[in-house]
């Protein structure tokens, strides 16, 4: 210093043909039970890592940048 990959919910992932933000685990209510827990229903929760740019529309395409793994090279 060059290459690749990762970065979406509180975690741990899905979405790659550009149009609907999801799932399952927590969480909170509620039913059932005396009560816990298990289970069911319902619900809260996300500037899709950061600017920018293309487009009627970006989590998805382009650029630039930050972390984080990896692999090659290079100093010791």
């Nucleotide at each position: 210093g060059g290459g690749g990959g990762c970065a979406u919910a509180g975690c741990u992932c899905a979405g790659c043909u550009g149009g609907g933000a999801g799932a399952g685990c927590a969480c909170a209510a509620c039913g059932u039970u005396c009560g816990c827990a298990a289970c069911g229903u319902u619900g809260g929760g996300g500037u899709c890592g950061a600017g920018g740019g293309u487009u009627c529309g970006a989590a998805u395409c382009c650029c630039u940048u930050u972390g984080c793994c990896u692999c090659c090279a290079c100093c010791a």
Background:
The prediction has a mean pLDDT of 82. The RNA shown here (transfer RNA) has 76 nucleotides and comes from a Thermodesulfobacteriota bacterium. Rfam family: tRNA. Gene Ontology term of the family: triplet codon-amino acid adaptor activity. RNAcentral records the identical sequence in 4 taxa. The organism belongs to Thermodesulfobacteriota, within Bacteria.